[in-house]
Molecule: FMN riboswitch aptamer (RFN element)
Organism: Halopseudomonas oceani
RNA sequence: GUUCUCGGGGCGGGGUGAAACUCCCCACCGGCGGUGAUGGAGCCCGACUCCCAAGCCCGCGAGCGCUCUGCAGGUGCAGAGGUCAGCAGAUCUGGUGAGACUCCAGAGCCGACGGUUACAGUCCGGAUAGGAGAGAAC
Numbered sequence: 001g002u003u004c005u006c007g008g009g010g011c012g013g014g015g016u017g018a019a020a021c022u023c024c025c026c027a028c029c030g031g032c033g034g035u036g037a038u039g040g041a042g043c044c045c046g047a048c049u050c051c052c053a054a055g056c057c058c059g060c061g062a063g064c065g066c067u068c069u070g071c072a073g074g075u076g077c078a079g080a081g082g083u084c085a086g087c088a089g090a091u092c093u094g095g096u097g098a099g100a101c102u103c104c105a106g107a108g109c110c111g112a113c114g115g116u117u118a119c120a121g122u123c124c125g126g127a128u129a130g131g132a133g134a135g136a137a138c
Base pairs, nucleotide, nucleotide: 001138002137003136004135005134006133012026013025014024015023027122028121029111030110031060032059033058034057039051040050041049042048055109056108063087064086065084066081067080068079069078070077071076091107092106093105094104095103113125114124115123
């Protein structure tokens, strides 16, 4: 480089109500790469190698928006760009220690867009899509 495969989890109980998996109380979930002092394995015993290891540390991803093109002329549809105006979240305290926003303990916080008899991280939809990337073969 080419091909193939893989590549996102979660509303259970109660309350109010005409109606809520959307509100309130108690719950539940955590993509990918990096970093990394726990843990595991190996050995040449070296602070060596390998494996695992952060939702809120750094970066990425889909989505919305934006720009361009075509169509439409009902302000929307399709295609392209892929950060381009912009949105795209969120962490502290204590402990150990030489060193921790990663370990241990505690208390917090966050979660695209559209839909809905009622406001959604968890329901439905775009999506049998796309994708950060991971693996295998050549």